[in-house]
Molecule: transfer RNA
Organism: Methanobacteriota archaeon
RNA sequence: GGGCUCAUAGUCUAGUGGCUAUGACGUCACCUUGACACGGUGAAGGUCGCCGGUUCAAAUCCGGCUGAGCCCA
Numbered sequence: 001g002g003g004c005u006c007a008u009a010g011u012c013u014a015g016u017g018g019c020u021a022u023g024a025c026g027u028c029a030c031c032u033u034g035a036c037a038c039g040g041u042g043a044a045g046g047u048c049g050c051c052g053g054u055u056c057a058a059a060u061c062c063g064g065c066u067g068a069g070c071c072c073a
Stems, first nucleotide, its partner, number of pairs: 001072007010025003018056001027043005049065005
């Protein structure tokens, strides 16, 4: 330098055009306990990497950029 894959909550992850973006772990509150753990109920937490384009509508499609991984030279 060229090619391919990936980027979604603190971590991991589902979602491949359309309802309020899914679940698990973690965190917090409450219940439970003498107390802790386990368990139960609930809550908070996301500009879906950035910019632009297509569309009535974009996390999703297209282009560029940034970052990570793999391959080739």